[in-house]
Molecule: transfer RNA
Organism: Candidatus Levyibacteriota bacterium
RNA sequence: GGGCCGAUAGCUCAACGGUAGAGCAAAGGACUCUUAAUCCUUAGGUUCAGGGUUCGAAUCCCUGUCGGCUCA
Numbered sequence: 001g002g003g004c005c006g007a008u009a010g011c012u013c014a015a016c017g018g019u020a021g022a023g024c025a026a027a028g029g030a031c032u033c034u035u036a037a038u039c040c041u042u043a044g045g046u047u048c049a050g051g052g053u054u055c056g057a058a059u060c061c062c063u064g065u066c067g068g069c070u071c072a
């Protein structure tokens, strides 16, 4: 330098173009003599950045940044 994949909650990851979710973690509560475990509830998001298409974009297109794999 070429090709491919990825970037979404604190972490690991989902998500037909139509209200962004799960597990873990966090907060509150139930239970317990206490802790742990278990159960219930709640909060938590500029979907990497900038443009384009569309009535509508995390999703499709373009450019850039960063990370990984690969070829030379």
Stems, first nucleotide, its partner, number of pairs: 001071007010024004018055001026042005048064005